[in-house]
RNA sequence: GAAAAAAGCAAACCAGCUGAAAGGCUGGGGCGCAAAGCUGUGGGUCUAAAGUUGAUGAGAAUCAGCUAGGAUUGCCAAGCCGCCGAA
Repeated sequence: GAAAAAAGCAAACCAGCUGAAAGGCUGGGGCGCAAAGCUGUGGGUCUAAAGUUGAUGAGAAUCAGCUAGGAUUGCCAAGCCGCCGAA
């Protein structure tokens, strides 16, 4: 980050598996990506099983709030490793 070349990845959606959920994995599929390669390091965002608070209830339970140790690298940064080579 222009052109081309060699490659690569794979959105939505569908099927299966998995998880409490967010989500993840596999196969199909291609929206797109110069890092849409790797790392959850910082921020943001998502979820709330467990925990806790409140309400209802005789109770069991149900509902609601808070909360990350869970998730997101195709949200933005940071670090590390890479293909080509015009200005």

Model confidence (mean pLDDT): 88 of 100. The RNA shown here (c-di-GMP-I riboswitch aptamer) has 87 nucleotides and comes from uncultured Pelolinea sp. The RNAcentral record of the sequence draws on MGnify.